RNA sequence: AGCGAUAAAGGCAAACCCGCCGAAAGGCGGGGACGCAAAGCUACCGGUCUAAGGGCAUAAGCCUAUGACAGCGGGGUUGCCACUC
Numbered sequence: 001a002g003c004g005a006u007a008a009a010g011g012c013a014a015a016c017c018c019g020c021c022g023a024a025a026g027g028c029g030g031g032g033a034c035g036c037a038a039a040g041c042u043a044c045c046g047g048u049c050u051a052a053g054g055g056c057a058u059a060a061g062c063c064u065a066u067g068a069c070a071g072c073g074g075g076g077u078u079g080c081c082a083c084u085c
Base pairs, nucleotide, nucleotide: 001084002083004081011036012035016031017030018029019028020027021026034071040077041076042075044074045073046072047069048068049067053064054063055062056061
């Protein structure tokens, strides 16, 4: 520098359950493992979710991110181990 076939040291932890926070999406902690070679970090680009507040509407309802998702894709950035050079 390339790479993730195999192995080891280890790491993370979906669904679901419990507690707490939140209007919600969702988050945090505990249990639990579907999976993951960046399932480490980062909302920069695309995408998705929510709609408290605001706007529209006679109403039902609709729109809207300043809220959220990094385990949706891409970008940026840091890094363990094995293998090849």
Overview: This is a predicted structure of an 85-nucleotide RNA (c-di-GMP-I-GGC riboswitch aptamer) from a Steroidobacteraceae bacterium. It was read from a public genome assembly, where an Rfam model found it. Its Rfam family is "c-di-GMP-I-GGC riboswitch aptamer". The family is grouped with related families in Rfam's "c-di-GMP_I riboswitch clan". Taxonomically the source falls in Steroidobacteraceae (Bacteria, Pseudomonadati, Pseudomonadota, Gammaproteobacteria).